[in-house]
Molecule: transfer RNA
Organism: Verrucomicrobiales bacterium
RNA sequence: CGGAGCGUAGCACAGCCUGGUAGUGCGCCAGUUUUGGGAACUGGAAGUCGCAGGUUCGAAUCCUGUCGCUCCGACCA
Numbered sequence: 001c002g003g004a005g006c007g008u009a010g011c012a013c014a015g016c017c018u019g020g021u022a023g024u025g026c027g028c029c030a031g032u033u034u035u036g037g038g039a040a041c042u043g044g045a046a047g048u049c050g051c052a053g054g055u056u057c058g059a060a061u062c063c064u065g066u067c068g069c070u071c072c073g074a075c076c077a
Base pairs, nucleotide, nucleotide: 001073002072003071004070005069006068007067010026011025012024013023020057028044029043030042031041032040033039050066051065052064053063054062
């Protein structure tokens, strides 16, 4: 330098193809059960969907640019 993939809640991920306003597990908080711990159940909090722009009534999803990470290749040594 070229190509590909990934980026979504504290962590690990789904959702993207086919646009309809974000979810699962673990974790966290509260309550109940328990002498307590642990555990179970119920409820709850938590996300500018990497960033910017565009298309659209509407974008995590489509388009463009860009940043970061990973892999492959080329080049130099």